Predicted 3D model of an 89-nucleotide RNA (c-di-GMP-I riboswitch aptamer) from an Actinomycetes bacterium. It was read from a public genome assembly, where an Rfam model found it.
RNA sequence: CCCACGAAACGGCAAGCCCGGGGAAACCCGGUGCACGCAAAGCCACGGGCCUGACGGAGCACUCGCUCCAAGGCAGUCGAGCUACCGAA
Numbered sequence: 001c002c003c004a005c006g007a008a009a010c011g012g013c014a015a016g017c018c019c020g021g022g023g024a025a026a027c028c029c030g031g032u033g034c035a036c037g038c039a040a041a042g043c044c045a046c047g048g049g050c051c052u053g054a055c056g057g058a059g060c061a062c063u064c065g066c067u068c069c070a071a072g073g074c075a076g077u078c079g080a081g082c083u084a085c086c087g088a089a
Base pairs, nucleotide, nucleotide: 005087006086012038013037016034017033018031019030020029021028022027036076042082043081046079047078048077049074050073051072056069057068058067059066060065
C1' cells in the first nucleotide's frame, strides 16, 4: 500500500414522534429536539420483492362500482453494480 475484517476514536447518517410544504396515494422535501437503529442506513430501480392506484388503458358490471396493468414510490427488503472515513486483533 492492497484485499478481507470490524475493536477503539474523531466524525457521520437517522426509524419514529411534532411542525411546515409537495403529492390522488404510496411516499418525498425542509425545520426542531430526542434517538429505534446503522460500518456503507453513501450512490444507483439493473434483476427479484414490497407499497400505492390519480390520469390513462383493458376487462366485468351498467346504480354506486370492482378487478388487472406503473410510466409513481421503497436503497432502513434481498441481490448485482459504483464509490468512500478510521485502523486494533

Model confidence (mean pLDDT): 81 of 100.